RNA sequence: UAAACUAAUCGGCAAAACUGUCAAAAGACAGUGACACAAAGCUCUUGAGUCUACGGAUAUACUUUUUCUUCUAUGAUAGUCAGGCUGCAGAG
Numbered sequence: 001u002a003a004a005c006u007a008a009u010c011g012g013c014a015a016a017a018c019u020g021u022c023a024a025a026a027g028a029c030a031g032u033g034a035c036a037c038a039a040a041g042c043u044c045u046u047g048a049g050u051c052u053a054c055g056g057a058u059a060u061a062c063u064u065u066u067u068c069u070u071c072u073a074u075g076a077u078a079g080u081c082a083g084g085c086u087g088c089a090g091a092g
Base pairs, nucleotide, nucleotide: 005092012037017032018031019030020029021028022027035079041085042084043083046082047081048080049077050076051075055072056071057070061066
C1' cells in the first nucleotide's frame, strides 16, 4: 500500500402502529415513534420478483346501463433479489 474478516466511538437512517394530507387503488409525504440496517445512499428509462387495476381488452347474464369473470402498468415497491454508480470510520 492492497484485499478479506471484524470491535469500539462520533454520527446517519427509521419498520409496525397512531394522526393529518394526497391517490381509483397499491402506496407516497409530514409529525410522533424505533423493528431493523455498514450502503436501509442513488438508480424501477438495467433485469427479475411482488402489490394494485382508474383506464383498456375479454367472457357470462341482463337488455341500455348495470352486475360480474379473466387478462393488462402506463401506477407502486431500492426496507424483495441481482446489476450499475457513489461513499463514512478503522483498533486488531
This is a predicted structure of a 92-nucleotide RNA (c-di-GMP-I riboswitch aptamer) from Lachnospiraceae bacterium XPB1003. The source organism's lineage runs through Bacteria, Bacillati, Bacillota, Clostridia and Lachnospiraceae. The RNAcentral record of the sequence draws on ENA and Rfam.